This is a predicted structure of an 87-nucleotide RNA (c-di-GMP-I riboswitch aptamer).
It was read from a public genome assembly, where an Rfam model found it.
The coordinates come from a structure-prediction model, not an experiment, and the mean pLDDT is 87.
The model forms 95% of the base pairs in the Rfam consensus.
Rfam family: c-di-GMP-I riboswitch aptamer. Gene Ontology term of the family: cyclic-di-GMP binding.

RNA sequence: AAUUGAUAAAGGCAAACCCGUCGAAAGAUGGAGACGCAAAGCCGCAAGUCUAAAGCAAGAAAUUGCCAUGAUAGUUGGGCUGCCAAU
Numbered sequence: 001a002a003u004u005g006a007u008a009a010a011g012g013c014a015a016a017c018c019c020g021u022c023g024a025a026a027g028a029u030g031g032a033g034a035c036g037c038a039a040a041g042c043c044g045c046a047a048g049u050c051u052a053a054a055g056c057a058a059g060a061a062a063u064u065g066c067c068a069u070g071a072u073a074g075u076u077g078g079g080c081u082g083c084c085a086a087u
Stems, first nucleotide, its partner, number of pairs: 002087004012037002018031005035074001041080003045077003048072003055066004
């Protein structure tokens, strides 16, 4: 430096459920809690997925439809960085 994650050690993160806060929602965040994770560390660049406030359209109205500029890094790919061990 590259590849790999069998074993071991040091440690790390934290799904669902529940409670508080924020948000129109998806969801985020703090607490509590562990399903899992060798990048479950970082970046919404490409695709996917979720939501649809504003806007647009229909309608007498109730409401319905479309739409990301919202969200997801624990959906996949891509980019950047990193611990330990083996070869």